[in-house]
Context: one part of a larger RNA
RNA sequence: CCCUGUUGAAGGAACUCGGCAAAAUGACUCUGUAACUUCGGAAUAAGGAGUAAAAGCUUAGGCGCAAGCCUCUGCUUUUGUCACAAAAUCGGGGGUAGCGACUGUUUAAUAAAAACACAGGUCUCUGCUAACUCGCAAGAGGAUGUAUAGGGACUGACACCUGCCCGGUGCCGGUAGGUGAAGCCUUGAUGUUUAAGCAUUGAGGUCAAGCCCCGGUAAACGGCGGCUGUAACUAUGACGGUCCUAAGGUAGCGAAAUUCCUUGUCGGGUAAGUUCCGACCCGCAUGAAUGGUGUAACGACUUCCCCGCUGUCUCCAACAGGGACUCAGUGAAAUUACAUAGGUCGUGAAGAUGCGACCAUCCCACAGCUGGACGGAAAGACCCCGUGCACCUUUACUAUAAGCAAACAUUGUAAUCCAAAGACUCUAGUGUAGAAUAGGUGGGAGCCAAUGACUCAACCUCGCAAGGGGCUGACGAGGCUUUAGUGAAAUACCACCCAGAGAUCUGUUGGUUUACUAACUACGGGACAGUGUUUGCCGGGUAGUUUGACUGGGGCGGUCGCCUCCUAAAGAGUAACGGAGGCAUACCAAGGUAGGCUCAUUUCCUUUUAAGGGGAGUCGAGUAUAAUGGCACAAGCCUGCUUGACUGUGAGAAAGACAUUUCGAGCAGGGACGCAAGUCGGUCAUAGUGAUCCGGUGGUUCUCCGUGGAAAGGCCAUCGCGCAAUGGAUAAAAGGUACGCCGGGGAUAACAGGCUAAUGAUCCCCUAGAGCCCCUAUCGACGGGUUCGUUUGGCACCUCGAUGUCGACUCAUCACAUCCUGGAGCUGGAAAAGGUUCCAAGGGUUCGGCUGUUCGCCGACGAAAGUGGUACGUGAGUUGGGUUUAGAACGUCGUGAGACAGUUUGGUCCCUAUCUUCUGUGGGUGUUUGAAAAUUCAGAGGACUAGACCUUAGUACGAGAGGACCGGGAAAACUCGAUCCCUUGUGUUCCGGUUGUUCCCGCAGGGGCAACGCCGGGUAGCUACAUCGAGAAGAGAUAAUCGACCAUUUGGCGAGAAACUUCCCUCAAGUAAAGUUUUCAUAAGGUGGUGGAAGAUUACCACUUUGAUAGGCGGGGGGUGUAAGAACUGCAAGGUUUUCAGCUGACCCGUACUAAUUCCUGAACCA
Repeated sequence: CCCUGUUGAAGGAACUCGGCAAAAUGACUCUGUAACUUCGGAAUAAGGAGUAAAAGCUUAGGCGCAAGCCUCUGCUUUUGUCACAAAAUCGGGGGUAGCGACUGUUUAAUAAAAACACAGGUCUCUGCUAACUCGCAAGAGGAUGUAUAGGGACUGACACCUGCCCGGUGCCGGUAGGUGAAGCCUUGAUGUUUAAGCAUUGAGGUCAAGCCCCGGUAAACGGCGGCUGUAACUAUGACGGUCCUAAGGUAGCGAAAUUCCUUGUCGGGUAAGUUCCGACCCGCAUGAAUGGUGUAACGACUUCCCCGCUGUCUCCAACAGGGACUCAGUGAAAUUACAUAGGUCGUGAAGAUGCGACCAUCCCACAGCUGGACGGAAAGACCCCGUGCACCUUUACUAUAAGCAAACAUUGUAAUCCAAAGACUCUAGUGUAGAAUAGGUGGGAGCCAAUGACUCAACCUCGCAAGGGGCUGACGAGGCUUUAGUGAAAUACCACCCAGAGAUCUGUUGGUUUACUAACUACGGGACAGUGUUUGCCGGGUAGUUUGACUGGGGCGGUCGCCUCCUAAAGAGUAACGGAGGCAUACCAAGGUAGGCUCAUUUCCUUUUAAGGGGAGUCGAGUAUAAUGGCACAAGCCUGCUUGACUGUGAGAAAGACAUUUCGAGCAGGGACGCAAGUCGGUCAUAGUGAUCCGGUGGUUCUCCGUGGAAAGGCCAUCGCGCAAUGGAUAAAAGGUACGCCGGGGAUAACAGGCUAAUGAUCCCCUAGAGCCCCUAUCGACGGGUUCGUUUGGCACCUCGAUGUCGACUCAUCACAUCCUGGAGCUGGAAAAGGUUCCAAGGGUUCGGCUGUUCGCCGACGAAAGUGGUACGUGAGUUGGGUUUAGAACGUCGUGAGACAGUUUGGUCCCUAUCUUCUGUGGGUGUUUGAAAAUUCAGAGGACUAGACCUUAGUACGAGAGGACCGGGAAAACUCGAUCCCUUGUGUUCCGGUUGUUCCCGCAGGGGCAACGCCGGGUAGCUACAUCGAGAAGAGAUAAUCGACCAUUUGGCGAGAAACUUCCCUCAAGUAAAGUUUUCAUAAGGUGGUGGAAGAUUACCACUUUGAUAGGCGGGGGGUGUAAGAACUGCAAGGUUUUCAGCUGACCCGUACUAAUUCCUGAACCA
């Protein structure tokens, strides 16, 4: 020193994030008990009283034949103690709020909670081969249950309630229409050996679920507004206007587990209240089963307050036991480049034991303390990176299980109805004109009629409302066509065809419904279901993956290709998240050629004018478009003719890593313009863009799988990419991780250091101005210049094979730009009190309330309550409240997983010290003969504060009110040191009291154990809360400043502060120049022993028989408080006397009874 305990004066939470920890309470009987309440509780509420022993009386039982024994109730009296549940066992209580109703459950090993569960509520599915779950299936659970049952979801007792929205997303229902796959039906095309076919392929029809669509549904997922005007003070806005919406938040509650601003405002509580309680309502961002609001009871939950209580604290002290330490025995670990391992300043990969300089330093140990060794431990968990991993999510992408649906197969027999197709028989066709209802084409000069013409009547049917057709009856002989006329077409009659409608039929096809039994069957059914194959839909249920880069860290933002200029440093080229701008086209003329012209601007004249004429005009205009470079000889403007905006090529150059890009004379062909020379392979030039693969179209003496074709491919031309992340990973891709993991990085962030000093802070210069006047008593704009390295930053240099981060505690140390105290100048200084400046770092610089806070606000004291540095000093010193893991909740954001410099509650702080530093203690050796004593001081350290009050003096000063300097005295405070006489605490056995139990056979008297059992005292020692002392006075040399000499300057002289050097206290000769003095020299020292107010060990001190060193013994002091035994007394507990007795650790004095035996070392010179 640590751990576990015991006690504590006065105070009593002042401690602290927080009463953490400790203390206190505690049993039984009696009494008494509030708000509130679900009437059960709350409640052991709270708050009180009693409790021992003895005697007597009494009550009620049990056992027993009885004597009697055991027990229960109450009362009275007596006795002793500080204390009677005497020890041990053994609730602290109350008030307020939040959350959760409750008892329960949970992260085995950092979270016990407000999380989970729960009874209750609601919605939804499920009719039994139930839904649902597991399984490939068989099968199983559900359940040997049956809607009062079972599954899923949400909410979470109880009370009062649960508003509006169905636009979105789900879910449920609906089916007319749209869309909708395979299959099936119909019908084409291409190829072919052109048939039959086959292959490839097109079109149309038919056809389910799904989707679109139409409704419903919120205790489904979810959502629930702006702007503006207005009342007779003002303010506010019952009221109005307008926009939008699916609807605009109702009742409640509200700065809240939700409120940023915010410590909102008011009230309460406190001396003082960022917390707490009650209100208000501007609700950043409350709100109704993601339940809202209350709520008795309950809670190892969270918050605040009070009482009690205390060593939590002021402020620590003593004691017990166990470690630590010494000795004996035994005997690990991490770590370790090396080891001969100091300080300061500097340097340096930017914080040095190891480098440089200077300083310090005899050698070696032991006990301690941890400032450093960027200490040990763990290839940093934060951050970034990786074309890393994992898991999770979803309206990322792509698949897929399951599900739903269709077709076909398993799959049979009948019937009904409907539809289609085919066949057959009928019916049927109106533009205008025209007799009038002309389908088309062809034939055609006749045809029909007693097998009943014309006409009439009734009925049926079609209809364009004009009529047409049919049938029945009557009638009984003619009617139609050609011709004419109208018209595009001419009718009689015959044939073929077209369109539409209807009827009938069928060895056809499809569908609906029904019946059957023989597949199948859970025996009910039944060709359904089930199963198989194919197809469509749905499908985070499951899986595989993707989710860019640059970047003064990353993210957010911005950017990503091309052109022009500057940067760019006079060849080219040249970076940045440097500074400016453009492009992703346009044009058949805005191209070619030939010819011609001159612009912008300004001025003059004429004129009604916008027109006309003239002068000056090197480039200021124009150039399709950005800029630059060009261009008046025009590349600018106008006109004519035109298509060279050609085909095949290309010597040679330029740029470029490559890919790619650019310029290009000349040749051949056939052209345009020009008289010609000649020019022309787009545009004054430089932007106007996209590789490859894949696919389309046109062409082609190309290849062509036995041959011929075809298909397919090649070549030429051309088309399809905002592949813009623009050299383009794929046809096809988003997120979360705080549950995370791995590999790396100080190549890259957060802390700290370093560099810098924009920002910050200090000072100075200039005075415009303020200051009645007056720049500078005081203040000082606009500007300018230094310094510092405390702010916020910038940079990214050490450290990511780890440099622990805020605040508090403890302990500090330095700077001075000084808060106080000290000394001065100026003052817009009368005094007092101040302001400002100069010097000055010796000392000092508080206690509380709130908050995690630093800070800050507040209360109170005070001379003052300084500013900063030290890894924002200090976690191998403490704490762990905050921040910053894993749980959980609220608000907000997000579809979601999840997220938030938003809030809230909970949440493992390891290390035995090797070196060095530091604090102590020794051994060796040196100091040149050995010793014992004493002493000097170079040097080092400590200390250094402040002062109410009294006096001078109510004086100086002042109108007064007030009120001093200088000097003298001197409490309290603070700090430090010493001491134990007094006072206090402790004092683990010094004395006494006492409970339970056990032992000494029993009584008496004692011993043990129960925290020393508990309790009352207490010697020595150690202590503070006790007592004493110090921080005094002086000297020297100075700072700012002042003075004298002095006309001024220089110069010296003098005065001058808590600072400096002394003085005061402590250490100190290892001060290596190792000092000095005295004494002794066989001097002295040691070992051993007895001990100690000395002590870890060692050392130191006393003694060692010539002896009081310790023990014992005797006496005394002090403590306790009247022993035992006996006698007397009382019924007894007990009392009285002997007896201020007995006992007594450390204290004092005395006394050899016991123990202190013995042994070792020991120098030089001289003589």